[in-house]
């Protein structure tokens, strides 16, 4: 310097905003409805992490059985173990919006 990887789903949580609901203000004589505005509203419904957490799969590697004349090959189970590190803008994107969500283990830094 270069190249190949560092998986997938879910459930939850940081955190997010504001379609719906609910609140809180105004109009409608009051109340209900309706209807505008408010997210500087500690909600509920939604969105949610690589670098957060938990499960199950997938992949590594053994170990035990079972089948095939026979076997370290093939194949079916059963269960043990491995799965590590990881700082990170700007911008732009999608849903109503935003957002540690996607671009992104990106650019760029050690």
């Nucleotide at each position: 310097g270069u190249g190949c990887a560092g998986g997938g789903c879910a459930u939850u949580u940081a955190g997010g905003g504001u379609u719906c609901c609910a609140c809180u203000g105004g109009c409608c004589a009051u109340c209900c409805c309706g209807u505008c505005a408010g997210g500087u509203u500690c909600g509920g419904u939604c969105c949610g992490a690589g670098a957060a957490a938990u499960g199950c799969c997938a992949c590594c590697u053994g170990g035990c059985g079972g089948g095939c004349c026979a076997a370290u090959u093939c194949u079916c189970g059963c269960g043990g173990g491995g799965c590590a590190c990881a700082c990170g803008g700007c911008g732009g994107g999608c849903c109503a919006a935003a957002a540690u969500c996607c671009c992104g283990g990106g650019a760029g830094g050690c």

The RNA shown here (Guanidine-I riboswitch aptamer) has 110 nucleotides and comes from Poseidonocella pacifica.
Taxonomically the source falls in Poseidonocella (Bacteria, Pseudomonadati, Alphaproteobacteria, Rhodobacterales).
It was read from a public genome assembly, where an Rfam model found it.